FMN riboswitch aptamer (RFN element), 110 nucleotides, folded computationally. The sequence was found by an Rfam model in a public genome assembly.
RNA sequence: AGUUUUCUUCGGAAAUGAGAUGUUCUCUACUGGCGGUAAAGCCCGCGAGCGCAAUGCUAAUCCGGUGAGAUCCCGGAGCCAACAGCUGGUCUGGAAGGGAGAAGAAAACA
Repeated sequence: AGUUUUCUUCGGAAAUGAGAUGUUCUCUACUGGCGGUAAAGCCCGCGAGCGCAAUGCUAAUCCGGUGAGAUCCCGGAGCCAACAGCUGGUCUGGAAGGGAGAAGAAAACA
């Protein structure tokens, strides 16, 4: 270093301003969980959510460049937003919850 068990801690962000009225519309601004892989909201998988439960369902990207390798980097232009609350990614709520997982400690095995 590895495997198993137990325990501890951590573990989701974001609305300024304007438009006759609006934290929901329009403009504008801003945000981006976890693992994998060349560093990823939009590649693959997981989580939250839905469902009595199981099977299951659950958003979104292209072009050019560099490179051995990039839908991940650089440049450019786009797009997406669980559930309930009268239409909401940013407000309120379930939630002082849950959680993928991350870090650490102890014991046992080999």